Context: one part of a larger RNA
RNA sequence: GGCUCAUGGUGGAUGCCUUGGCAGUUGAAGGCGAUGAAGGGCGUGGUAAGCUGCGAUAAGCGUCGGAGAGGAGCACACAUCCUUUGACCCGGCGAUCCCCCAAUCGGAGAACCGGUACGGAGUCAUGUCCGUACAUCACGGGAUGAAUCCAUAGUCCCGUGAGGCCAACCCGGGGAAGUGAAACAUCUCAGUACCCGGUGGAAGAGAAAGCAACCGCGAUUCCCCCAGUAGUGGCGAGCGAACGGGGAACAGCCUAAACCGAUUCCGGUGUCAAGCCGGCAGGCGUUGCCGGAACGGUGUCGUGGGACCGACCUGGCUGACUGCUGCGAAGCUAGGGAGUCAAAAAGGUCGCGCGCUAGCCGAAAACCCCUGGAAAGGGAUACCAUAGACGGUGAAAGUCCGGUGGGCGAAAGCGUGCGGCUCUCCUGCGGUCGGGAUCCCAAGUACCACGGGGCACGAGAAACCCUGUGGGAAUCCGGGAAGACCACUUUCCAAGGCUAAAUACUCUCAACUGACCGAUAGUGAACCAGUACCGUGAGGGAAAGGUGAAAAGAACCCCUGGCGGGGAGUGAAAUAGAACCUGAAACCAUGUGCCU
Numbered sequence: 001g002g003c004u005c006a007u008g009g010u011g012g013a014u015g016c017c018u019u020g021g022c023a024g025u026u027g028a029a030g031g032c033g034a035u036g037a038a039g040g041g042c043g044u045g046g047u048a049a050g051c052u053g054c055g056a057u058a059a060g061c062g063u064c065g066g067a068g069a070g071g072a073g074c075a076c077a078c079a080u081c082c083u084u085u086g087a088c089c090c091g092g093c094g095a096u097c098c099c100c101c102a103a104u105c106g107g108a109g110a111a112c113c114g115g116u117a118c119g120g121a122g123u124c125a126u127g128u129c130c131g132u133a134c135a136u137c138a139c140g141g142g143a144u145g146a147a148u149c150c151a152u153a154g155u156c157c158c159g160u161g162a163g164g165c166c167a168a169c170c171c172g173g174g175g176a177a178g179u180g181a182a183a184c185a186u187c188u189c190a191g192u193a194c195c196c197g198g199u200g201g202a203a204g205a206g207a208a209a210g211c212a213a214c215c216g217c218g219a220u221u222c223c224c225c226c227a228g229u230a231g232u233g234g235c236g237a238g239c240g241a242a243c244g245g246g247g248a249a250c251a252g253c254c255u256a257a258a259c260c261g262a263u264u265c266c267g268g269u270g271u272c273a274a275g276c277c278g279g280c281a282g283g284c285g286u287u288g289c290c291g292g293a294a295c296g297g298u299g300u301c302g303u304g305g306g307a308c309c310g311a312c313c314u315g316g317c318u319g320a321c322u323g324c325u326g327c328g329a330a331g332c333u334a335g336g337g338a339g340u341c342a343a344a345a346a347g348g349u350c351g352c353g354c355g356c357u358a359g360c361c362g363a364a365a366a367c368c369c370c371u372g373g374a375a376a377g378g379g380a381u382a383c384c385a386u387a388g389a390c391g392g393u394g395a396a397a398g399u400c401c402g403g404u405g406g407g408c409g410a411a412a413g414c415g416u417g418c419g420g421c422u423c424u425c426c427u428g429c430g431g432u433c434g435g436g437a438u439c440c441c442a443a444g445u446a447c448c449a450c451g452g453g454g455c456a457c458g459a460g461a462a463a464c465c466c467u468g469u470g471g472g473a474a475u476c477c478g479g480g481a482a483g484a485c486c487a488c489u490u491u492c493c494a495a496g497g498c499u500a501a502a503u504a505c506u507c508u509c510a511a512c513u514g515a516c517c518g519a520u521a522g523u524g525a526a527c528c529a530g531u532a533c534c535g536u537g538a539g540g541g542a543a544a545g546g547u548g549a550a551a552a553g554a555a556c557c558c559c560u561g562g563c564g565g566g567g568a569g570u571g572a573a574a575u576a577g578a579a580c581c582u583g584a585a586a587c588c589a590u591g592u593g594c595c596u
């Protein structure tokens, strides 16, 4: 020096554990914000650096409930206090709530600086302090009012609303490239990512100018088939339906127009006019009539519908210049009906029920013996069970503790259902039948051409839908569609609008589940993590869990500057001693044997 073995050191693998994650299921909720949010800064404790809580009333204040013996957060110390006159704790409703931030009186290098008006505190007075108001935009209303007569712009005032944040879902406006095509340009990726706008708890879509095929169906949405089919495609790579069938859920409505009107406004007409419901008489004629714009009524469809005209049926009262008479628009009412999750709309109040936001009751072995530090283990004997889920307790507990099955509970706030009252609305008329002379049935629209886009469909035989430019109809003897186009046939009524459910998602709350992870795993984060640290910045982004049943965390003595150690003591164990469960290997040391 090498090798073997042993004992240690170092190291932190492995095993066991789990406070944290991951993926779901069911339900709830689906928003917060100028009454100042989300997110922060700075403060706030007797001592107080951090976290948490809170806000100059500052680990808190009031009140109403719950609960019932301890309490002053994490946090284990000292001091000082509170508490059966009910503290601490839990829940409801309130009070307070500095500064920044949409930030909104002005400014600014966020958490700072500086104002004006009014009121107040203080001072002899100024400085200082406190309270309130003072942003912009939109809409509605009002006042004032230029160039420029009226007017308009502008200015000012009042009222209402908005602004910002937020995980995904949804709708709309824009919209790539890496990639694939084994290169690449059409194509693909993909209308994806991303940007912008907007709404809601869902959104969007939606009551046929739809499908179909000579049979029929009957709004929309979603799911399973149809089907990787028919198609489309440098017919490459790829893209990729529909009809029809089966399910989930079901719900239908309102306008425009024609026509009418004692409604309002504007323009025109104009005195023997036109006309004022019919007849007679009187009167009016700033009424009236014509046109336009509003408003009210009517009306809403495809076996075409409606207006209009006629017939029949229909409680009471008033009654359209005056009088009588007739008709009767319109109004009122008895009576009837309905209702705010669409089809009109805001609720209020009371009662009852249910649910949420604290909680409460809750069976049965303090049994005997053994092992052990400890019994829940082993043995023996019992008991409960609508409870043998789970967790804890010194090892493995139905009967020890918390709970579990089952049952009970709210002063206050919230949600929801039903009912009463209030309230609101409708009806009070309209309906049926008949007629086909007249009128209406959504216009720069349909349609056409050109240029694009969307449709599974890349210009293709290319219909259909949208529209940038140009042209430009018809009103039922009308018009669209049925994949060029035409005929026949069938089907449906565009150019206005609303509409629940079935569907999508999960920042969040509650309960539960897992042939999910178990600290190099599982979230980046089990631990004071989006932290430390890196970067000018956008941004990137860690490592780090375990004494013990209980601190009983080692009084005292010794070596020592300390660290560290040796005794003593605690403990079942200290090779469990805080660098703390287990404690592998590399590596190091000591001892031993062998070899050289």
Base pairs, nucleotide, nucleotide: 001595002594003593005591006590007589008588009587015581016546017545020517021516022514023513024512025511026510027509028508029506030505031165032164039100040099041098042055043054044053046078047077050074051073061094062093063092064091065090066089070082071081072080105114106113107112115134116133117132118131119130120129121128136162137161138160139159140158141157142156143155144154169200170198171197172196173195174194180187184234210217211216221248222247223246224245225244231239232238252498253497254496255442259297260296261295263294264293265292266291267290268289269288275284276283277326278325279324280323281322282321302476304441305440306439307438308435309434310433311432312431313430315333316332317331318330335427336426337425338424339423347422348421349420350419351418352417353416354415355414356413357412359408360407361406365381368379369378370377382399383398384388390402391401392400447471448470449469450468451467452466453465454464457483478493479492480491481490482489533540534539553580556567557566558565559564